The prediction has a mean pLDDT of 80. Transfer RNA from a PVC group bacterium, 71 nucleotides, folded computationally. It matches the Rfam family "tRNA". Its family is annotated with triplet codon-amino acid adaptor activity in the Gene Ontology. By type it is a transfer RNA. It was read from a public genome assembly.
[in-house]
RNA sequence: GCGGGAGUAGUUCAGUGGUAGAACAAUAGCCUUCCAAGCUAUAUACGAGGGUUCGAUUCCCUUCUCCCGCU
Numbered sequence: 001g002c003g004g005g006a007g008u009a010g011u012u013c014a015g016u017g018g019u020a021g022a023a024c025a026a027u028a029g030c031c032u033u034c035c036a037a038g039c040u041a042u043a044u045a046c047g048a049g050g051g052u053u054c055g056a057u058u059c060c061c062u063u064c065u066c067c068c069g070c071u
Base pairs, nucleotide, nucleotide: 001070002069003068004067005066006065007064010024011023012022013021018054026042027041028040029039030038047063048062049061050060051059
């Protein structure tokens, strides 16, 4: 330099155009003599910029970071 892949919550992952979800974690409450466990509730996210569309995490372009291969 060329090609391919990944980027979504604190963490690990879903989500192929129509309200962004789960598990674990965090906080608060319930329960318990206390702790642990259990139950309930709450907050937190689409790497960045642009385009298409009534509507974009999703499609297109550029760009950033990481990984793999070729040279």